[in-house]
RNA sequence: GGUCCCUUCGUCUAACGGUUAGGACACCGCCCUUUCACGGCGGCAAUACGAGUUCGAAUCUCGUAGGGAUCACCA
Numbered sequence: 001g002g003u004c005c006c007u008u009c010g011u012c013u014a015a016c017g018g019u020u021a022g023g024a025c026a027c028c029g030c031c032c033u034u035u036c037a038c039g040g041c042g043g044c045a046a047u048a049c050g051a052g053u054u055c056g057a058a059u060c061u062c063g064u065a066g067g068g069a070u071c072a073c074c075a
Base pairs, nucleotide, nucleotide: 001071002070003069004068005067006066007065010025011024012023013022018055027043028042029041030040031039048064049063050062051061052060
């Protein structure tokens, strides 16, 4: 350098092109408890970035960035 794959809350993981982007854990608050833990209720928080296609994109296409695999080059 070529080709291919991956990128979603703090972490892990869902989501036929039509969802208010869901769940678990963590964190925060309240309740429960003599206290802590457990438990219950609630809250916070994400589609790597930029374009394109489409009535509509996390999802399809292209580019960029980062990571990985493989091939080639390495006088």
A computed fold for a 75-nucleotide RNA from a Pseudomonadota bacterium, annotated as transfer RNA.
Its Rfam family is "tRNA". It is annotated as a transfer RNA.
Its mean pLDDT, the model's own confidence on a scale to 100, is 83.
The organism belongs to Pseudomonadota, within Bacteria.